[in-house]
Context: one part of a larger RNA
RNA sequence: CUGGGCGUAAAGAGUUCGUAGGCGGUUUGUCGCGUCGUUUGUGAAAACCAGCAGCUCAACUGCUGGCUUGCAGGCGAUACGGGCAGACUUGAGUACUGCAGGGGAGACUGGAAUUCCUGGUGUAGCGGUGAAAUGCGCAGAUAUCAGGAGGAACACCGGUGGCGAAGGCGGGUCUCUGGGCAGUAACUGACGCUGAGGAACGAAAGCGUGGGUAGCGAACAGGAUUAGAUACCCUGGUAGUCCACGCCGUAAACGUUGGGCACUAGGUGUGGGGGACAUUCCACGUUUUCCGCGCCGUAGCUAACGCAUUAAGUGCCCCGCCUGGGGAGUACGGCCGCAAGGCUAAAACUC
Numbered sequence: 001c002u003g004g005g006c007g008u009a010a011a012g013a014g015u016u017c018g019u020a021g022g023c024g025g026u027u028u029g030u031c032g033c034g035u036c037g038u039u040u041g042u043g044a045a046a047a048c049c050a051g052c053a054g055c056u057c058a059a060c061u062g063c064u065g066g067c068u069u070g071c072a073g074g075c076g077a078u079a080c081g082g083g084c085a086g087a088c089u090u091g092a093g094u095a096c097u098g099c100a101g102g103g104g105a106g107a108c109u110g111g112a113a114u115u116c117c118u119g120g121u122g123u124a125g126c127g128g129u130g131a132a133a134u135g136c137g138c139a140g141a142u143a144u145c146a147g148g149a150g151g152a153a154c155a156c157c158g159g160u161g162g163c164g165a166a167g168g169c170g171g172g173u174c175u176c177u178g179g180g181c182a183g184u185a186a187c188u189g190a191c192g193c194u195g196a197g198g199a200a201c202g203a204a205a206g207c208g209u210g211g212g213u214a215g216c217g218a219a220c221a222g223g224a225u226u227a228g229a230u231a232c233c234c235u236g237g238u239a240g241u242c243c244a245c246g247c248c249g250u251a252a253a254c255g256u257u258g259g260g261c262a263c264u265a266g267g268u269g270u271g272g273g274g275g276a277c278a279u280u281c282c283a284c285g286u287u288u289u290c291c292g293c294g295c296c297g298u299a300g301c302u303a304a305c306g307c308a309u310u311a312a313g314u315g316c317c318c319c320g321c322c323u324g325g326g327g328a329g330u331a332c333g334g335c336c337g338c339a340a341g342g343c344u345a346a347a348a349c350u351c
Base pairs, nucleotide, nucleotide: 003323004322005321006320007305008304012319014201015200016199017198021194022193023192025088026087027086028085029084030083031082033081034080035077036076037075038074039073040072041071042070048066049065050064051063052062053061054060091191092188093187094186095184096183097182098181099180103177104176105175106174107173108172109171110154115149116148117147118146119145120144121143125136126135162169163168206247207246208245209244210243211242215241216240220236221235222234223233258318259317260316261315262314263313266296267295268294269293270292271291272290273289274288275287276286277285300307301306324351325350326349333344334343335342336341
């Protein structure tokens, strides 16, 4: 390399959009590019293979045929792929009627709690721990009542519940806005799937500028513990956590499982729609169907664990990735970044 693989052994890019490319529904006609048949030319010689022959045999040599897997021309076939022209509706999209939702953005707003401030009551402790101490307190703390300030987060509802491509999203109201599902089958008529490069989004921490700072709290200080204790525990506490704008671009970014389509026993629960039955009507109920989210389980698969219509089963299409451990996700170079660093990515050597 041919291959074989990627839930846990090495291996699915964090996610989406999308360029090139690859692949692509039903049907009619046409062309004859791919494809197939036949034929002609060419495909040097030597070598190689087969047969025969010449040196007494063999090596060696000669002759004939094959091979030369290819290319070009002629003639023909038209199922399949393709081009062109036309048609179709089931894929895809649109429209309309409804529905659910912590999907996103901005503005406004509410109560509980912590802290602080002011005033009242009140007196000697409070706090903290395994036990203590540092700390706070007669300059009146802790506790309690009233008033005020400010910041951050939203108890109960809350749910293997919902929404989102992922990251993620939870007090309330309003405005703007994205997506989804069901039903109807009116419209378009293959407009599709994937996606190298590329672009956008992307938790936390971190960075820049300017604000803000209640609580928490890296660093730091003190008290303990200990042989020591640069920790675990305690008292404080700065960055940060919050807001605006701009960077960073990573993660156990995990379902450690790329996306799409089709097919392959069931059972049970739950979220959102529709239909039928029953019901005088509504609600409840029974049943069925579509879309999600879970559990159990057959065939099948798997090294096992397990997966099992939300597949890790059976197939097709496209992309990414892996190829013993260490060295190393490092060096060098390049690109990006204010920096921190990120992306790409070896080798020597060694087991």

Predicted 3D model of a 351-nucleotide part of an RNA (small-subunit ribosomal RNA, central domain) from an uncultured bacterium. It matches the Rfam family "Bacterial small subunit ribosomal RNA". Gene Ontology terms of the family: ribosome and structural constituent of ribosome.